[in-house]
Molecule: transfer RNA
Organism: Saccharothrix sp. S26
RNA sequence: UCCCCCUUAGCUCAAUGGCAGAGCAUUCGACUGUUAAUCGAAGGGUUACUGGUUCGAAUCCAGUAGGGGGAGCCA
Numbered sequence: 001u002c003c004c005c006c007u008u009a010g011c012u013c014a015a016u017g018g019c020a021g022a023g024c025a026u027u028c029g030a031c032u033g034u035u036a037a038u039c040g041a042a043g044g045g046u047u048a049c050u051g052g053u054u055c056g057a058a059u060c061c062a063g064u065a066g067g068g069g070g071a072g073c074c075a
Stems, first nucleotide, its partner, number of pairs: 001071007010024004018055001026042005048064005
């Protein structure tokens, strides 16, 4: 320098153009002699950023940023 992949809740990941969700974690409650475990509920989102396409975008397109992998060049 070029090519490919990834970026969504605190963490790990779903949602493959039509209401953004789950598990774990956190908080509260139930249960228990107590803790743990178990069960229930609640809170938690600029879907990396900018723009475009579309009636409608996490999803498609372009650019940018960060991360990972591969190739090449120099030494």